[in-house]
RNA sequence: CUCCGAUAAUAGCAAACCAUACCGAAAGGGUGGGACGCAAAGCCACGGACCCCUAUAAUGAGGUAGCCGGGCCACCGAA
Numbered sequence: 001c002u003c004c005g006a007u008a009a010u011a012g013c014a015a016a017c018c019a020u021a022c023c024g025a026a027a028g029g030g031u032g033g034g035a036c037g038c039a040a041a042g043c044c045a046c047g048g049a050c051c052c053c054u055a056u057a058a059u060g061a062g063g064u065a066g067c068c069g070g071g072c073c074a075c076c077g078a079a
Base pairs, nucleotide, nucleotide: 004077005076012038013037017033018032019031020030022029023028036066042072043071044070046069047068048067049064050063051062053060
């Protein structure tokens, strides 16, 4: 340095649900609470899949990174 991931340590993130006088056509997102879990549950919509709108023939806009694959950066250091 790379791979790897421990009954290690220091940190981190935050599912469902609830609230919202916030954004959105919706899916969904933001904020606060909350904690199912996560070794990248950090970031990216490139491919697939799914959700939503238009349409039903196509085409197009949006979303999900905590659906899978992939890319980039990264804490610690047992086997």